[in-house]
């Protein structure tokens, strides 16, 4: 330098023909228990990496950029 894949909650990840974004874990509150743990219940938590475009409407489609992983090539 070229190519492929990925970027969504604090973490790991879903999200399918474009239509108001979810789970598990963790944290918080409550129940239970002598207490803790375990178990159960609840609410909170999001600029869907950034920008632009298409569209009535974009996490989803197109383009550019950034970051990471892998492969290839080049130089030494």
């Nucleotide at each position: 330098g070229g190519g492929u894949c990925a970027g969504u909650a604090g973490c790991u990840c879903a999200g399918u023909u474009g239509g108001u974004a979810g789970a598990g874990c963790g944290g918080c509150g409550g129940c239970c228990u002598u207490u803790u743990a375990a178990g159960c219940c609840g609410a909170c938590g999001g600029u869907c990496c950034c920008g632009a475009g298409u569209u009535c409407g974009a996490u989803u489609c197109u383009c550019g950029g950034c970051u990471g992983a892998c492969c290839c090539a080049c130089c030494a």